The RNA shown here (c-di-AMP riboswitch aptamer (ydaO/yuaA leader)) has 164 nucleotides and comes from Modestobacter sp. The coordinates come from a structure-prediction model, not an experiment, and the mean pLDDT is 75. NCBI's taxonomy places the organism under Bacteria, Actinomycetota, Actinomycetes, Geodermatophilales, Modestobacter. It matches the Rfam family "c-di-AMP riboswitch aptamer (ydaO/yuaA leader)". Gene Ontology terms of the family: cyclic-di-AMP binding and regulation of gene expression. The sequence was found by an Rfam model in a public genome assembly.
RNA sequence: GACCGGGCGCCGCCGAACCACCGUGCCAGUCUCCGUGCUGGCCAGAUGGACCGGGGACCCACCGCAGUACUGGGGUGAAGCACCGGGCUCUCCCGAGCCAGGUGCCGGGCGUCUUCCCGCCCGAACCCGUCAGCUAACUCGGUAGGCGGCUCGUGGAAGAAAGG
Numbered sequence: 001g002a003c004c005g006g007g008c009g010c011c012g013c014c015g016a017a018c019c020a021c022c023g024u025g026c027c028a029g030u031c032u033c034c035g036u037g038c039u040g041g042c043c044a045g046a047u048g049g050a051c052c053g054g055g056g057a058c059c060c061a062c063c064g065c066a067g068u069a070c071u072g073g074g075g076u077g078a079a080g081c082a083c084c085g086g087g088c089u090c091u092c093c094c095g096a097g098c099c100a101g102g103u104g105c106c107g108g109g110c111g112u113c114u115u116c117c118c119g120c121c122c123g124a125a126c127c128c129g130u131c132a133g134c135u136a137a138c139u140c141g142g143u144a145g146g147c148g149g150c151u152c153g154u155g156g157a158a159g160a161a162a163g164g
Stems, first nucleotide, its partner, number of pairs: 009150006018049003022045001025042006050143006060133001072131001073128004080105005086099005106123006113159005
C1' cells in the first nucleotide's frame, strides 16, 4: 500500500412500524484503598405522545326478473385486469395442476427539499375461517422486517430553503 472479515458510529431507502422520559440489567470508559460515583451505549419493562389497521348504527348502498357456466366469502398491502403462446405432470379425450415468460391497460417505489421531464426498478407475501358494505358512539389489534451508502447526493430544468 492492496485485499478480506468484524465491531462502533453517522447518513439515507421501502414500510404505520416512530418520538420523549423513567429506571432494572448488561457493556465500555473514567474516578476510587475497597465500596462506590459519573459519562456514554444497548436491551426487557413502565409512562406520556404520535402513527397504522380491523370490527361496529341511523341514512345511503345492496336486496327485483330470466338464463348459462363456475364457484364460499373477506382483510392487510402498490402488488390488479385482459390476451398470447412455451415447458413439465396427470388424463382415452375434454380438461386440470405447476413452473417460467411476452404484450397492453392500470397500480407502486427510487434518483437524499419540492414539481416537471427523463431514467431505473416493483406488481410479492401473509391473514381470517363460512363471517364482516359504508358507518357516529363504542370496541379490538399493530408499532415488525428488509436494504443501501461513507460525505457523495452531481440525470436535466425551474423553484424553495440554507449559507454568504